RNA sequence: GGAGGGAUGCCAGAGUGGCUGAAUGGGCUUGCUUGGAAAGCAAGUGUAUCUGAAAGGAUACCGUGAGUUCGAAUCUCACUCCCUCCG
Numbered sequence: 001g002g003a004g005g006g007a008u009g010c011c012a013g014a015g016u017g018g019c020u021g022a023a024u025g026g027g028c029u030u031g032c033u034u035g036g037a038a039a040g041c042a043a044g045u046g047u048a049u050c051u052g053a054a055a056g057g058a059u060a061c062c063g064u065g066a067g068u069u070c071g072a073a074u075c076u077c078a079c080u081c082c083c084u085c086c087g
Stems, first nucleotide, its partner, number of pairs: 001086007010026003018070001027045006046061006063079005
């Protein structure tokens, strides 16, 4: 230099146009259980900003920036980073 694959919440990881801010597992929190733990079971739990006394509410966010579309994590383009192969 060329080709291919990938980047999703605290972590792993599915989702390939609308039902998806997002499954599932781990982690974490609370409860049940126990003499107390562990294990198990149940419920809850993304981040940022704004607002609110709190509970809660609003907006944005799927690597970054554009584009297509009524509608994009998903399609297109450019760029950044990671992995593999070729030279």
Model confidence (mean pLDDT): 81 of 100. The RNA shown here (transfer RNA) has 87 nucleotides and comes from a Candidatus Buchananbacteria bacterium. Its Rfam family is "tRNA". By type it is a transfer RNA. Lineage of the source: Bacteria > Bacteria candidate phyla > Candidatus Buchananiibacteriota.